[in-house]
Molecule: Lysine riboswitch aptamer
Organism: uncultured Eubacterium sp.
RNA sequence: GAUAGAGGUUGCGUCAUUCAUCAGUAGCAUAUCCGAUGCGGCAGGCACAGGAGAAGGUAUGUGAAAGGGAAGGGCGCCGAAAGGGUCGAAGUCCUGCGCUUUGAUGCUUGGGCAUGGAGUGAAUAAUUCCAUGACUGUCAUCGAAAAAGAUGGGGCGCUAUC
Numbered sequence: 001g002a003u004a005g006a007g008g009u010u011g012c013g014u015c016a017u018u019c020a021u022c023a024g025u026a027g028c029a030u031a032u033c034c035g036a037u038g039c040g041g042c043a044g045g046c047a048c049a050g051g052a053g054a055a056g057g058u059a060u061g062u063g064a065a066a067g068g069g070a071a072g073g074g075c076g077c078c079g080a081a082a083g084g085g086u087c088g089a090a091g092u093c094c095u096g097c098g099c100u101u102u103g104a105u106g107c108u109u110g111g112g113c114a115u116g117g118a119g120u121g122a123a124u125a126a127u128u129c130c131a132u133g134a135c136u137g138u139c140a141u142c143g144a145a146a147a148a149g150a151u152g153g154g155g156c157g158c159u160a161u162c
Stems, first nucleotide, its partner, number of pairs: 001162005008078001011077005017071003027062007037049002041097005081109003085105008110136002113133008138153005
């Protein structure tokens, strides 16, 4: 270097399905109060709507969706993958920021779990990061051999074959 392979308290990713949540919310319709602004997340702009009543409030009726999640299943896999950074592209009425999607590049993280903190989030869901803890896999050293065990390392690793 090539090929094959292992890790498992849910190994990792993805896809659709079902279910709950979002939410009796947004929106829409009607009635009514009010009275000058409203206009996608912010600022500016251009348009547009508005005393033939804007935005907002209340009542009644109707009533979602996206994003996020869970379950079992299918598929692809074992740097599986995830998270930041930098430089771009597309979309969002225009510009800037932001947001969403995406390309390249390089950095960090062995894996899942629990607890705490912070962030995201509608959330008591879930998740990301950090810290701590035990567990697990693997290698090295110690253990006279083997085993139990101890300490340490990091996936650019480990095992087998060539």